[in-house]
Context: one part of a larger RNA
Formats: sequence, C1' cells, structure tokens
RNA sequence: GCCGGCGAGUUAUGGUGUAAUGCAAGGUUAAGUGGUAAACACGGAGCCGAAGCGAAAGCGAGUUUUAAUAGAGCGAUUAGUAUUAUGCUGUAGACCCGAAACCGAGUGAUCUAACCAUGGGCAGGUUGAAGUAAGAGUGAUAUCUUAUGGAGGACCGAACGAGGAAGCGUUGUAAAGCUUUUCGAUGACCUGUGGCUAGCGGUGAAAUUCCAAUCGAACUCGGAAAUAGCUGGUUCUCCCUGAAAUAGGUUUACGCCUAGCCUCGUAUGUUUCUUAUUGGAGGUAGAGCACUGAAUAUGGAAUGGCGGCGUAUAGUCGUACUGACUGUAAUCAAACUCCGAAUGCCAGUAAGUUUAGUACGGGAGUCAGUGUAUGGGUGAUAACGUUCAUACGCGAGAGUGAAUUAACACAGAUCAUCAGCUAAGGUCCCCAAAUUAGCAUUAAGUGGAAAAGGAUGUGAAAUUGCACGAACAGCUAGGAGGUUGGCUCAGAAGCAGCCAUCCUUUAAAGAGUGCGUAAUAGCUCACUAGUCGAGUGACACUGCGCCGAAGAUGUACCGGGGCUAAGUACAAUACCGAAAUCGCGGAUUCAUAGGUAACUAUGAGUGGUAGGGGAGCGUUCCAAGUGCGUUGAAGGUUGACCGUGAGGACAAUUGGAGUGCUUGGAAGUGAGAAUGCCGGU
Repeated sequence: GCCGGCGAGUUAUGGUGUAAUGCAAGGUUAAGUGGUAAACACGGAGCCGAAGCGAAAGCGAGUUUUAAUAGAGCGAUUAGUAUUAUGCUGUAGACCCGAAACCGAGUGAUCUAACCAUGGGCAGGUUGAAGUAAGAGUGAUAUCUUAUGGAGGACCGAACGAGGAAGCGUUGUAAAGCUUUUCGAUGACCUGUGGCUAGCGGUGAAAUUCCAAUCGAACUCGGAAAUAGCUGGUUCUCCCUGAAAUAGGUUUACGCCUAGCCUCGUAUGUUUCUUAUUGGAGGUAGAGCACUGAAUAUGGAAUGGCGGCGUAUAGUCGUACUGACUGUAAUCAAACUCCGAAUGCCAGUAAGUUUAGUACGGGAGUCAGUGUAUGGGUGAUAACGUUCAUACGCGAGAGUGAAUUAACACAGAUCAUCAGCUAAGGUCCCCAAAUUAGCAUUAAGUGGAAAAGGAUGUGAAAUUGCACGAACAGCUAGGAGGUUGGCUCAGAAGCAGCCAUCCUUUAAAGAGUGCGUAAUAGCUCACUAGUCGAGUGACACUGCGCCGAAGAUGUACCGGGGCUAAGUACAAUACCGAAAUCGCGGAUUCAUAGGUAACUAUGAGUGGUAGGGGAGCGUUCCAAGUGCGUUGAAGGUUGACCGUGAGGACAAUUGGAGUGCUUGGAAGUGAGAAUGCCGGU
C1' cells in the first nucleotide's frame, strides 16, 4: 500500500413547535397497593386550564396610577388537557477522535549532580626549591663554591581519565560508536563499595546542567470522556425547493447575536412583477461663470515705490516698477452653480401574463467571496492591486466556441432516441461543413505581439503651381563688368564676422547656394540659351503595408501542417455546428377540471453546493399471522431477468441446518476516506 472486520447526532429529563388519538370547561394521575416483573383495577396527593390587575393590603371583567368619573399601562369578547411519534433546544461527556497544560496522592539518586563514611590506583624517564654538610670568606654576620637533599595544582610519557580536530558511520556494529590525531596523567586527580539530598523539590566550579535513553519543572495512577470559538472525519436511495459570503453590535475581526437572503406550515388573494400613461421629489452627467475661489492676455486706473523740477510734508512732470477696482476677449472646479438632463425612485390609473407579494409560526445555512462591464475613490487615469456603487456570471452551472483556459461569447442539462433546424463560432488537411460566387486591397508571411519618431512603399479621393507660346529631369554652352563693394583684419578677393546689397553689359548671371584656399585660385549652384518632346512639382486628408523590434532547454507571438489566400475590407448564397429549440416515446411535481377513489385531460415545470421539506430501500431483534427446509435452509460462486434508485427475484452449482413472507413494533441500523483502530498479506 491493498483486503477483511470495527468505527461517529445517542440516552435521560425539562421547554417549545408539528402530527395523530382520547376526553373537553375541563383534562390528567404520581409514588404506592392488588395482580404472573403482564394486562387490568385501585390510588385525586399534585399539575395544567377555565380571570385579571397591583409592590402589596386589596378589588375584580376589570384593575393600577391619580385629587380625578380625565388620560394612560396591563387585561376582558373562551379551548384546553393527557399520551405517543417527530423537529429544534436547556441541563448532562451530548456526533466521534485529538492537545499542550492544571491539580491530588504516590514511586524514583542501581543513570547522573553535590556531599558523608570506608577502601583501591597512578610503568618509566626528567628537572633539581627549601633545608643540611664541608670548604672559602667576615671582627661577627652576610655571601660564594662543591656536595647532599628531593619540593612542585613542575616537565616528557603508558595504565587510567577526557573528548579539541578531521574522516567514516547516519534503515549504524552502536538510540552517541569506529579510525587517525589531541589533552590531563601526585592532583581542585581517577575509581570500588555503602549511605544521604525528591519534584511548589533536590543538585549545580552555572550549561536551565543533571535528577534511570524523559527535564523552563521527573515518572506512575487518579480528578478525567479536563477544555479545544481549532484541524480532521461523520456510513443507503429517489423526489420538490434552494441560499450567503451583506448591515448593526461584539476584549470583536478565521467566533457569535439580531436583521437580510432559503425552506416548510397556516392565513390572506393580486396587495407582487412588466408595460403604458398621469402627477411628483431631486441637483448627478453635461454646461456655465450670476456667487465662492483659481487663472491668461489687453485697455483704463486709484494707491504705493523710484526719478526730475520745486517757493520742499504742498504742487507738478516722468516711469520697461506695483496693480485694488473696472471694460473687452478667452478659460478651470469633488467640497462653485444663473442653469440642467437621460436613467433610477415614489404615488395614482389601466392593461397583461401567471409570476409573485404580505402577516404569523417551526427549521436552517451564510458573515474569508471572486471575475467581467460601467460610474467613482485610492494607487502612478500601475497591478490577476485595493475600496464603494449598478448589472451579469462563477461560486452552486453541465453542453458548444475561444488550441489549452472558474469568471469571456453562445446557451441554462427530467430520461431515452443511429430524427430535424439553428446560436456563438466556423467550412484546404489534422477536423463536421465552400479549395463557393463577386468587387477591391496587402507583398510585409503583414495577417500570426508594441510606442514616440522616421520614410520618393502602394491604393483612393481632393486643392493648387508650371507645361507643345516646349514644362520637369538629363546633356551642350554661358554664368560677365564696375569690384579685391565698404568696414574689420596678419590676410578677408561672392563664401570667418559686421554694414550696405547698387549700377552697367546682357539671352542670362546673387555685391552670391554649397565645396574649397593662409589669402587668391579652382569646382558648383541660382539664372539664361540650345538640344530633347509630354507630362511634371507642392500641400492637406485617408485605406493597407515598411523601419523603429535584443534573452535565456528547442522552432516557440497562426494550436500544427501549411497558406499569396486558406490574409484584410465590403457584400451574397449554401452548408456544418450545442445537453438551446423542435419531432416521437417514457417518468415525475404543481395547478385547474372531472371522478367516492383508482385515474383521466389540459397547462406550466423538473441544473444545483450549504441548507429546508417529502417519499422510500435494506440490516438485526420482537409480536401476531402464514410458508419453506436432509427429495437440501442460511452463506459462497456464476448468469443475457425485474425495478427511476436504494435494491429484489429466478436458475445452476457449492454448502450441510436452519430460514423466509405479510402487518406492526424496537434499534449497538447502512463506510472509502478520520497521518482512524485490530488482523491478514
């Protein structure tokens, strides 16, 4: 891992609904007694109801408050009660499993920490303290030399002890080891035996270290099924309906309560919804500048500054200063409005279809939402960002399309069918259906990723200039003189720079368009003539393309092949294409009509998570009834049967002794999941 078995809403007692039954202004017994542990009988204590109000005295269909006969509060105009079943709930372990912990009583110092008592152990080698002796030396000491001596948390190094480093080991040889190396090795040394200290504690050369492979509080049993707003799990079927991820509150934020949204029952019956119409409230979008503010240009202009004159605080003139206020023109605003929609909202009326709506009561679940579109805030007019609003989806929705793809497009799956027709999207092949017909366009594989910006790409349609009186482009020739204009400058001669930019000869030729020189020179252009012979320039709008365009495993930005249409624009016909829709057949729910009922007809339905409601299947046992069985029960195996399903027959075979069916009843009543438990393998 697999297989088999076991494995989770129970029971008691209160409350409150629903259903059924009995009796009913009443209903009912409890303990107990008799009795077979029965049925049944007895038992009226007690309980609920039939009257309430008031704190109470008390009064009473009323009562309390009050001065009140007012007003107001609570009542009165009748249905209960007992039992059973069942939904939910309180109290109990209360659907099951699961803590870390807390407390009590005990057991542990055979491991280890400290201590006590009593024993044991430390090869060998080295160093050579004090002291002592002799000698030297001194006035005497001191001191020196040589011996002797044998100190030390002394040195080297086995046993012994330790565990610093590396490698191996890491399902080990080992729940701490092995190898190599290293440290201490007469000491605060190592070690045997016996004792002592106990968990709110001991012990600790101190690391929260150790206290029996367990230590920020040991272990064992008990309180105990501790508690768990947390995680996981929770077992048969079909039918009807079907959410929420919001608001308010919360020591509240992954939990709860009330409301909202779902379901079931009772009552009401169009009150709901849609459309039309009539009447309303409103200050958004837009717009505007009349207010509040912002802000531009220009004209007028007070005040102030500065300057001149001046008889000097006056006055007057000027001003590239300031600029209140004001005219004209043109703007901006979520917290501006002289204005002002569309939608939406409220109410009345009418019509429509079969949807609902509302009140009361039983049962819930939901309180992490999410994407897209639109209107906003926030952010960077970022985010698969965040936060509101409106709508739709997903959630809880299958099918077809988008290659793949919760949320996008189409479309809402009762079942069956080898029938039809369509939607989105498609029709060369993969791959169902057009290599269909028309007219354009693109040449970039654009299509089949991207911007600012750039460009004689190409198409369409405009405006405008020049042109057979010869344009545009090319070729041939000219492109001159005053003059090297003046200035500046070392130089400045068309061509560094500044100023001016005339005149003449001309078909034409700038006081010069660019290159060039130190400056000249030289080349060239404008302009003109000739040659040639038909179009040639400018500008704006627009369709489709081009460049801009570099990434990491491998083409890799059509799903692939491949395509010049099988790309793009416009338009046409046909076809394909879904669980949509429709045909035929069946099931089922609700409503209406008929019917005693069974049922029949018509109409509308039947996706579904959490959840609500309804109807059933099966297992074990019990009661009553009724069957089967050694001429073979249950159980096992196999099979093409029946039922919407849970399931149920039948036949054969195996098996070898019990076991069905009907109607009721009671539950240890259904497994695939719980890192479930036990067994097998």
Large-subunit ribosomal RNA, domain II from an uncultured bacterium, 681 nucleotides, folded computationally. The full RNA is in RNAcentral, with records from SILVA. Its mean pLDDT, the model's own confidence on a scale to 100, is 86.